[in-house]
Context: one part of a larger RNA
C1' cells in the first nucleotide's frame, strides 16, 4: 500500500420494508441445453448466454449435408493469342453445363493500333465464415452515471511510500464552505446539446375559424384573434422574504410563478475490473488448405424430438362474453410505392384507378371507453389448442417449411409448490396503433398515444456500493 473479515462507524441504491401486477401450473410461440440425424451450419453461458449476433432460414440467404461438376478458378492484377459487345432457337441434362445454330460489325485511331467486354493458353497468384479473441487492432458489455482515478511543485519518511484527497459541516455529487504542510492542476461530477413543460415576436398554406355572409361538410367569400406549424428569444438563478446553522456553505418554510431548489425525459460512460465478447461486421501477426479446407449447382438440413430450463403471448372469465349503436390520439410511412370512392364476395381479397413524392391523397374505421341488449357461475354463449374440408394472397416454387379467411371440431385450464421477477407517477397496471427487417411471414423487437392507480412507518435484516477506522500468518 491494497485486498479480505459471519469487525466497528457514517452513507446510498425498488436492496429490504409498504404495496400493485406478474413468473414458477395450462396450451401455444420463440430461444437454449439435451438427444436424434447425412446435416440437423457458427458463435454467445452466473449476475453482464437463452424473442442474444439474426430489423424478419421455403429457394436465395447459408457458413452445414447428399450427389453432379470446375481447376489460374466465383473475384483482383500483371503477359501473350483470337474475337467487338451482345443476342436467337434447339437438343441432352435435377440444374451447373456441354453440343449444335441465328442476327450484329459498333467507339477512338497518327491505320500501326487502342478503350471497353468475352474466350483460350501458361506462370505469378486469386481464394477459405479454415484455427488461435490467450498474439492483435477496432468496436462493445460489465461493475456504475458509482463518485471516484490522478499529476506537477513543496514538504515528511532510510525506503516501499505518505502528505494533497484526511478532519468539522453540507450535497446528488472529490458539490460547495471552514479549518489543516501544502499549493495548484487534470480526467470524471455539473454546466454547454436534444426533447418536453409556460409566454412572446415573426410567417399564414395545404393548417385554424372567434365575429360576417354562405354550405349537406371550414365548403365557399372573408380574416390569421384562437390552435396549430417551426425560426428566434424570454423564463429558474436559492433570485426574494422567514427561520436554523459557524458571520459559511447549506438546509427547511413561504411569497411570487406555467415550472423551485438536478422541473421531467433523452444523448453523454473517469481511471481501471473480469487473459469478459467478438478472427463469423471488418482489418490484421502465426499456423494450415491449395484438382481443396477453394468455387458452381440441384436437394435436403438449419423448423427433427422420450425429455429440461429461459424469455412471451393467450386465458381460466361476470371488473366479464357476445350482438348493436356511437366518440376521442399520437407518432409514423408511401412510387417496381401508398391506393380513395364504386362494384363482386359471408371473408381472406378481387375487379378496376381518383388522388399523392403529400400539413393537401392514401395506409387510417384507433382499441379500450359510452349507451341498449343478452349470457347467470356452468368446463359455460368463458378458452381457444389440435384435426378435418373449402379458398385467398404473396412468390419460378408454399410437400418438407409461408401467412391469412369461411364452415366444422372444441383439448388442457377453475388462479398455479418451493421459489422468483419488475416497478416509486403519467410510473405501475392496462387498451389499442405506427415503424424498420420485408416479394411473403411478427405473441419479436423499436417507438406513440389512450385510460391511469396503490405504497413508502422506516434502514434491524437480503443484495450490491461509496467514504474513515480496526484485525491479518493474504498480495
Nucleotide at each position: 500500500u491494497g485486498a479480505c473479515g459471519g469487525g466497528g462507524g457514517c452513507c446510498c441504491g425498488c436492496a429490504c420494508a409498504a404495496g400493485c401486477g406478474g413468473u414458477g401450473g395450462a396450451g401455444c410461440a420463440u430461444g437454449u441445453g439435451g438427444u436424434u440425424u447425412a446435416a440437423u451450419u457458427c458463435g454467445a453461458u452466473g449476475c453482464a448466454a437463452c424473442g442474444c449476433g439474426a430489423a424478419g432460414a421455403a429457394c436465395c440467404u447459408u457458413a452445414c449435408c447428399u450427389a453432379c461438376a470446375c481447376u489460374u478458378g466465383a473475384c483482383a492484377u500483371g503477359c501473350a493469342g483470337a474475337g467487338a459487345a451482345c443476342u436467337u432457337u434447339c437438343c441432352a441434362g435435377a440444374g451447373a453445363u456441354g453440343g449444335a445454330u441465328u442476327g450484329g460489325u459498333g467507339c477512338c485511331u497518327u491505320c500501326g493500333g487502342g478503350a471497353a467486354c468475352u474466350c483460350u493458353g501458361a506462370c505469378a497468384c486469386a481464394g477459405g465464415u479454415g484455427c488461435u479473441g490467450c498474439a492483435u487492432g477496432g468496436c462493445u458489455g460489465u461493475c456504475g452515471u458509482c463518485a471516484g482515478c490522478u499529476c506537477g511543485u513543496g514538504u515528511c519518511g532510510u525506503g516501499a511510500g505518505a502528505u494533497g484527497u484526511u478532519g468539522g459541516g453540507u450535497u446528488a455529487a472529490g458539490u460547495c464552505c471552514c479549518g489543516c504542510a501544502a499549493c495548484g492542476a487534470g480526467c470524471g461530477c455539473a454546466a454547454c446539446c436534444c426533447u418536453u413543460g409556460u409566454c412572446c415576436u415573426u410567417a399564414g398554406u395545404u393548417g385554424c375559424c372567434a365575429g360576417c355572409a354562405u354550405u349537406c361538410a371550414g365548403u365557399u367569400g372573408g380574416g390569421c384573434a384562437c390552435u396549430u406549424u417551426a425560426a428566434g428569444g424570454a423564463g429558474a438563478c436559492u433570485g426574494c422574504c422567514g427561520g436554523u446553522g459557524a458571520c459559511a456553505a447549506a438546509c427547511c418554510g413561504g411569497a411570487g410563478g406555467a415550472a423551485g431548489g438536478u422541473g421531467g425525459g433523452g444523448a453523454c460512460g473517469a481511471c481501471g475490473u473480469c487473459a469478459a465478447g467478438u478472427c463469423a461486421u471488418c482489418a490484421u501477426g502465426g499456423c494450415c488448405c491449395u484438382u481443396a479446407c477453394g468455387u458452381g449447382u440441384a436437394g435436403g438440413g438449419c423448423u427433427a424430438c422420450a425429455c429440461a430450463c429461459g424469455u412471451g403471448c393467450u386465458a381460466c372469465a361476470a371488473u366479464g362474453g357476445c350482438a348493436u349503436g356511437u366518440a376521442c390520439a399520437g407518432a409514423g410511412g408511401g412510387a417496381a410505392g401508398c391506393g380513395a370512392g364504386a362494384c363482386a364476395g359471408u371473408g381472406a381479397u378481387g375487379u378496376g384507378g381518383a388522388g399523392c413524392g403529400g400539413a393537401c391523397c392514401c395506409c387510417u374505421u384507433a382499441a379500450a371507453g359510452c349507451a341498449u341488449g343478452u349470457c347467470g357461475u356452468a368446463g359455460u354463449c368463458c378458452g381457444g389448442a389440435u384435426u378435418g374440408g373449402a379458398g385467398u394472397c404473396u412468390g419460378c416454387a408454399a410437400c418438407u417449411c409461408g401467412a391469412c379467411u369461411c364452415c366444422a371440431u372444441g383439448a388442457a385450464g377453475u388462479c398455479g409448490g418451493a421459489a422468483u421477477c419488475g416497478c416509486u407517477a403519467g410510473u405501475a397496471a392496462u387498451c389499442g396503433c405506427a415503424g424498420g427487417u420485408c416479394a411473403g411471414c411478427a405473441u419479436a423487437c423499436u417507438g406513440c398515444g389512450g385510460u391511469g392507480a396503490a405504497u413508502a412507518c422506516g434502514u434491524u435484516c437480503c443484495c450490491g456500493g461509496g467514504c474513515c477506522u480496526u484485525g491479518u500468518a493474504c498480495a
This is a predicted structure of a 475-nucleotide part of an RNA (small-subunit ribosomal RNA, 3' major domain) from Alteromonas arenosi. The prediction has a mean pLDDT of 85. Its Rfam family is "Bacterial small subunit ribosomal RNA". Its family is annotated with ribosome and structural constituent of ribosome in the Gene Ontology. Taxonomically the source falls in Neoalteromonas (Bacteria, Gammaproteobacteria, Alteromonadales, Alteromonadaceae).